[in-house]
Context: one part of a larger RNA
RNA sequence: GAUUGAACGCUGGCGGCAUGCCUAACACAUGCAAGUCGAACGGUAACAGGGGCUUCGGCCGGGCGGCGAGUGGCGGACGGGUGAGUAAUACUUAGGAAUCUGCCCAGUAGUGGGGGACAACUCGGGGAAACCCGAGCUAAUACCGCAUACGCCCUACGGGGGAAAGCGGGGGAUCUUCGGACCUCGCGCUAUUGGAUGAGCCUACGUCCGAUUAGCUUGUUGGUAGGGUAAUGGCCUACCAAGGCGACGAUCGGUAGCUGGUCUGAGAGGACGAUCAGCCACACUGGGACUGAGACACGGCCCAGACUCCUACGGGAGGCAGCAGUGGGGAAUAUUGGACAAUGGGCGCAAGCCUGAUCCAGCAAUGCCGCGUGUGUGAAGAAGGCCUUCGGGUUGUAAAGCACUUUCAGUAGGGAAGAAAAGCCGGGCGCUAAUACCGCCCUGUGCUGACGUUACCUACAGAAGAAGCACCGGCUAACUCCGUGCCAGCAGCCGCGGUAAUACGGAGGGUGCGAGCGUUAAUC
Numbered sequence: 001g002a003u004u005g006a007a008c009g010c011u012g013g014c015g016g017c018a019u020g021c022c023u024a025a026c027a028c029a030u031g032c033a034a035g036u037c038g039a040a041c042g043g044u045a046a047c048a049g050g051g052g053c054u055u056c057g058g059c060c061g062g063g064c065g066g067c068g069a070g071u072g073g074c075g076g077a078c079g080g081g082u083g084a085g086u087a088a089u090a091c092u093u094a095g096g097a098a099u100c101u102g103c104c105c106a107g108u109a110g111u112g113g114g115g116g117a118c119a120a121c122u123c124g125g126g127g128a129a130a131c132c133c134g135a136g137c138u139a140a141u142a143c144c145g146c147a148u149a150c151g152c153c154c155u156a157c158g159g160g161g162g163a164a165a166g167c168g169g170g171g172g173a174u175c176u177u178c179g180g181a182c183c184u185c186g187c188g189c190u191a192u193u194g195g196a197u198g199a200g201c202c203u204a205c206g207u208c209c210g211a212u213u214a215g216c217u218u219g220u221u222g223g224u225a226g227g228g229u230a231a232u233g234g235c236c237u238a239c240c241a242a243g244g245c246g247a248c249g250a251u252c253g254g255u256a257g258c259u260g261g262u263c264u265g266a267g268a269g270g271a272c273g274a275u276c277a278g279c280c281a282c283a284c285u286g287g288g289a290c291u292g293a294g295a296c297a298c299g300g301c302c303c304a305g306a307c308u309c310c311u312a313c314g315g316g317a318g319g320c321a322g323c324a325g326u327g328g329g330g331a332a333u334a335u336u337g338g339a340c341a342a343u344g345g346g347c348g349c350a351a352g353c354c355u356g357a358u359c360c361a362g363c364a365a366u367g368c369c370g371c372g373u374g375u376g377u378g379a380a381g382a383a384g385g386c387c388u389u390c391g392g393g394u395u396g397u398a399a400a401g402c403a404c405u406u407u408c409a410g411u412a413g414g415g416a417a418g419a420a421a422a423g424c425c426g427g428g429c430g431c432u433a434a435u436a437c438c439g440c441c442c443u444g445u446g447c448u449g450a451c452g453u454u455a456c457c458u459a460c461a462g463a464a465g466a467a468g469c470a471c472c473g474g475c476u477a478a479c480u481c482c483g484u485g486c487c488a489g490c491a492g493c494c495g496c497g498g499u500a501a502u503a504c505g506g507a508g509g510g511u512g513c514g515a516g517c518g519u520u521a522a523u524c
Stems, first nucleotide, its partner, number of pairs: 001524004006520005013371006019364002021329001026327003030324003035074003040071002043067002047065001051060003081282003091206001093204004099199002104195008112146001114144002121136006152161003166187006174181002208254003215245003220242008257279004261272004284305005307318004335361001337360003343357001344355004374404004384395004408465001410460005418451001423445002426442005468513005473494003479508005489496002
C1' cells in the first nucleotide's frame, strides 16, 4: 500500500447492488418448512344445493358437487441446513470394466379368465394417556393362483421357468338382463430391447505438519473352492502358501471437509476455502436393518445411552447443523414478516393443492458504487475569536446582504415492465366409422402482481431537512499561544515531559479523507 463475513470509538442525509453466528455439531418454548390424487377403491364425518317426513326441537336419504378418516398409487433418497468426523472408503485430473437405473424418449409383443383376504365400518373389551385386543361385513390399479410367452431367464442343449389392471371421454350401425356389450380416443399396466439421465465399483498422478513417531501387519499378502452383492474383489468363510508395506518416510501423533475459486503480488509465489457453483460427510450420541428404482433415510422405523417433558407410577412423548425466534457462549452477526405474481419442484387428465425452495419486503454505513448537504455575486476586508514587535496580521468572499436554482428528502397527481400460459370463440391438420372426444398449430378474446404509496414522469413550497473524523517533532502533508512541570500524560519506531514543550491537555489556525474517519485484529 492492498484486502476483510470483521469488531470497537466518535459521527451519521438519501438511493442501488451485495453481504450478515467466523464462538457452543450448546440446549431449545411456539408457529410454519411434504404433500398430493375421488379420472385406483369401499364409502359419507363436517359443508353446499336438491328431495321426503315433522310434535317445528329436528330426522331420513351418497342420487349430485365435493370430501374428514381409511385402503391404494406416486412423492417424503429432491429441494433446504451444517462442517462434527475424514490425511483417504474423501477431493481434483485422466482412464477403466464386472454393474443397476423409478419417472422420460424410441422400438417390439401383450393387457384373457378366476380366487381368497384385510382396513375403513359395526359390536364387545382393556388403558390416565399413547394406543391396543377380540368377533363380524366389504371394495380396488391392494394380494394370490390359472392361461398365454415375440423377445426374456436357467440349461447337462434333452428341456424347464416366468407377466399384466384397470380408469375416464365420446359414439353411427348391431345385440341387450337397459347396467352395458361393441368401436374409438386418452391416461395407465405387463414383458423385453436400445437410449438419455442418475448412481455404484476399480486404477494412476497430485493433495498439511512432526523422525524428540522406525519399524508396521495375521484376513494380514496371494492362491483354490464356495457364499454374498446390481456388480469386481479377503467383502465373508474353509483350506493351502508365507507373504505385503517402509528413509522415494510405512506405522503413530497433531491439524484439516476437498475443488472451481478468493485476497495479495509485476510475476514466481504466499495465505485462505464466507457468500455463489461442483463433490463428500453428517442429522441428539452409538449401533442396526426394513421399505423402495434409489436410503442404511434431517422433519421414517427398531435397540441402547445422555438430556428434557407428561403420568392415575403401570407406562408414554421428543430431537431447529430447515425458516423465523429464545436462552447461553461471545468483541460480534438480522424479522417469531408477505406471496406463491414469476422461476423451479411434488402430486394430479386437468382445474388446482402444497412448497420458510424461491421471489420480495424489514433490520445493520457490514462492504462496494452513485448523489446530496446549495449556486453566483458580495471589502465597510463588519462584529467576535486567536496572535501581535501594538503598527497590524489571521479566520476571510468566509459570513451578513443582494440575485438565483430545487437534485435528494417532503406533499399531491399520473404511471410502465416483470404476464406468458391455462380458459373461451372460430379456422386448419392428425386420430377415427365419425362433422363426437382427444392432441397439435394459427387468429381473436380474456383472467391472474407479493413487491407496491414500485421504477419513471409532472406539479407545489422553500436554502429550506442533511458534516464529521483523525492528524499537525522526524519518518509524513500540516504551527502558534495558554496550562502543566520526569507530574499528569503521549508513543507504530526514534523518542517527548525535570518552568519559555511546534511531541502531554485546551484553544486559534492548518493538513488529510469525507457519510464516513480513526483504532484493533488478520493476510499478502